[in-house]
């Protein structure tokens, strides 16, 4: 060059076209504690970009941009 797979919260991962996109974990506050640390309660926070299918897209389909692998 071709081909292929991947891209969701700071991290690590769910998420069968239709419910506020879940959880873990960190991070802030609170409760307890002489203090810290553990628990426990709240809190904030995310679908790489762009189009295009559909009533409806994190998802179906294209192309872009990162990454990874395969091949010359």
């Nucleotide at each position: 060059g071709u081909c292929u797979c991947c891209a969701u919260a700071g991290u690590u991962c769910a998420g069968u076209g239709g419910a506020u996109a879940g959880a873990a974990u960190a991070a802030g506050a609170g409760u307890u504690u002489c203090c810290u640390a553990a628990a426990c309660u709240c809190u904030a926070g995310a679908c790489a970009c762009u189009g295009g299918u559909u009533c409806g897209a994190g998802u179906c389909c294209a192309g872009u941009u990162g990454g990874g692998g395969a091949u010359a």